[in-house]
Context: one part of a larger RNA
RNA sequence: CCAGUGGUUAGACAAGAAGACCCUGGAAGCUUUACUGUAAUCUGACAUUGAUUUUAGGAUUUGAAUGCGUAGCGUAGUGGGGAGGAUUUGAGGCUUUAAUCUCGGUUAAAGCUGAUCCGACAAUGAAACACCCAUCUUUCAAAGCUUAAAAUCUAACCCGUAUAGAAAAACUAUACAGGGACAUUGUUUGGUUGGCAGUUUUCGUGGGGCGCGAUCCUCCUAAAAAGUAACGGAGGAGCCUAUUAAGGUUAGCUAUCCUGAGAUGGAAAUUCAGGAGAUAGUGUAAAAGCAUAAGCUAGCUUUAUAGCAAGGAAGACAUUCCGCGCUAUUGCGAAAGCAGAGUUUAGUGACCCGACACCUCUUUAUAGAAAGGGUGAAGACUUCGGACAAAAGCUACUCCAGGGAUAACAGGCUAGUGAAGCCCGAAAGUUCAUAUCGACGGCUUCGCUCGGCACCUCGAUGUCGGCUUAUCCUAUCCCGGGGCUGAAGCAGGUCCCAAAGGUCCGGCUGUUCGCCGGUUAAAAGGAUACACGAGCUGGGUUCAAUACGUCGUAAGGCAGUAUGGACUUCUAUCUACCAUUGG
Numbered sequence: 001c002c003a004g005u006g007g008u009u010a011g012a013c014a015a016g017a018a019g020a021c022c023c024u025g026g027a028a029g030c031u032u033u034a035c036u037g038u039a040a041u042c043u044g045a046c047a048u049u050g051a052u053u054u055u056a057g058g059a060u061u062u063g064a065a066u067g068c069g070u071a072g073c074g075u076a077g078u079g080g081g082g083a084g085g086a087u088u089u090g091a092g093g094c095u096u097u098a099a100u101c102u103c104g105g106u107u108a109a110a111g112c113u114g115a116u117c118c119g120a121c122a123a124u125g126a127a128a129c130a131c132c133c134a135u136c137u138u139u140c141a142a143a144g145c146u147u148a149a150a151a152u153c154u155a156a157c158c159c160g161u162a163u164a165g166a167a168a169a170a171c172u173a174u175a176c177a178g179g180g181a182c183a184u185u186g187u188u189u190g191g192u193u194g195g196c197a198g199u200u201u202u203c204g205u206g207g208g209g210c211g212c213g214a215u216c217c218u219c220c221u222a223a224a225a226a227g228u229a230a231c232g233g234a235g236g237a238g239c240c241u242a243u244u245a246a247g248g249u250u251a252g253c254u255a256u257c258c259u260g261a262g263a264u265g266g267a268a269a270u271u272c273a274g275g276a277g278a279u280a281g282u283g284u285a286a287a288a289g290c291a292u293a294a295g296c297u298a299g300c301u302u303u304a305u306a307g308c309a310a311g312g313a314a315g316a317c318a319u320u321c322c323g324c325g326c327u328a329u330u331g332c333g334a335a336a337g338c339a340g341a342g343u344u345u346a347g348u349g350a351c352c353c354g355a356c357a358c359c360u361c362u363u364u365a366u367a368g369a370a371a372g373g374g375u376g377a378a379g380a381c382u383u384c385g386g387a388c389a390a391a392a393g394c395u396a397c398u399c400c401a402g403g404g405a406u407a408a409c410a411g412g413c414u415a416g417u418g419a420a421g422c423c424c425g426a427a428a429g430u431u432c433a434u435a436u437c438g439a440c441g442g443c444u445u446c447g448c449u450c451g452g453c454a455c456c457u458c459g460a461u462g463u464c465g466g467c468u469u470a471u472c473c474u475a476u477c478c479c480g481g482g483g484c485u486g487a488a489g490c491a492g493g494u495c496c497c498a499a500a501g502g503u504c505c506g507g508c509u510g511u512u513c514g515c516c517g518g519u520u521a522a523a524a525g526g527a528u529a530c531a532c533g534a535g536c537u538g539g540g541u542u543c544a545a546u547a548c549g550u551c552g553u554a555a556g557g558c559a560g561u562a563u564g565g566a567c568u569u570c571u572a573u574c575u576a577c578c579a580u581u582g583g
Stems, first nucleotide, its partner, number of pairs: 001583008010575003015568001022403006028395004034199005040192003044188004050153009060143006067136001077135005084118003092113009157179002160176006202214003211231001215237006238384001239283001240342002247301007255279001256276006281290002284347001286345003305328004311322004317385001330339003353379001356376004361372004410457001411455001412453003416450001418446006428436001464539001465537003469531001470528005477502002480497006504518005545563004549558003
């Protein structure tokens, strides 16, 4: 060097299973005061559904009654006709009873009696209930109709028993009994309804969740045109102003601060003088403007007006912004002129839909009416270019497609945090910075802690601790050699050299760690996928079960707790290592 045999499992990010954790997209199961439905149930109406009576209400018809302001013999409803009418078929009067009443009367019935009574005339707005017709208010009676309630009935309908068809639970007929127009059933109205069903439950995001944001305006970032990102840094808006306009126009004016002087009067009110110059003010944030003022005051006013619009600016589009000039009508000004809101940039919402106002439009033959159209203006989508008229959650019982485009372990980069060293030397050290300690600061190193990033790995890189077996580092705990000492000695402190060897046994806890007990020369710190699960364990963490506390309406949740809970391959292909054989 080559080839075997027997072993051990450190590596082949070994094998096994398109990761179950996490995220993205989808699904399913479950929950509920998510949305929309629906079985079921309650309820009203109508049909199935008929008869009679009573009570109450309604309208109609018939009959009878009823009607009082003042004046006036008096209880005059209204309008018309009317000069006579009623009466032995009983006028008037008397007695009794009933109804009504404004307590005066009116009407009716019964009895006795037996011939009159009332009207036109005077008063009254209106004249006779003398008589006739029509009609109104209120009341009574009757009739049929109708509505509701109650009661009764039997023939629909329901049901029990018996008999028969028939050997028969369901079927049919008959008889008797019970119930009864209720119930049942159908159509329909309105409730209740996770019992059941279909769905929704946004996106951004230095993983996701929680938080915050999503439209518009101003500044910086923004690199001297415009534009320009981030969960970059700062602030604002969802309006206001109409008679004392914060609008138009004409005319006029100048703030603010400082110094000095001056009664009450002061730091600051009002007055005077001088100085600085825009620091003041501008409805509202900021920026840009503004003294010819765009700032302040006064007079008159409504251009905060209608129809158009040359020409431009921004924008992917939608759309937004500026505007010469013309026509009509106004305001102010002596006039030239100025005026289509506010010094400019925020103060906002497309299409559809229905409602509202107006219109010389259209259709239905015409009128009325209705529907549509046109013009105007309001109603909101804040996830603010607005998916629908309409929508929340849980899953550890879970599932699927994917992702190392994205988290948890390990590695990598970084080094804020952490650890170690050096420089300076205030202070301490009785005195004395540097035996020792070293503030405030500065400069490095390491890659052990907590982090940041998200670069390999989600068609899998098994995770804490223990056991076993270790190899290395030195920033050395012990043993070795030295310097300084605030080193007398013993014992120490601190620094330098040094990694050959060593670096404990128990109690508690799953613990690493830590505390305690007893020793020791010492009981050092680290790296090795926080070494080591195809070497072991499985106490912890981290599935399914259950319980407590707590949160939630609930399903369920909890770096809260508690009990329980399958660790695959007796088989190693290659590399590696150990032992051994042969060439």
The part of an RNA shown here (large-subunit ribosomal RNA, domain V) has 583 nucleotides and comes from a Bacteroidales bacterium. RNAcentral holds the full RNA, with entries from ENA. The organism belongs to Bacteroidales, within Bacteria.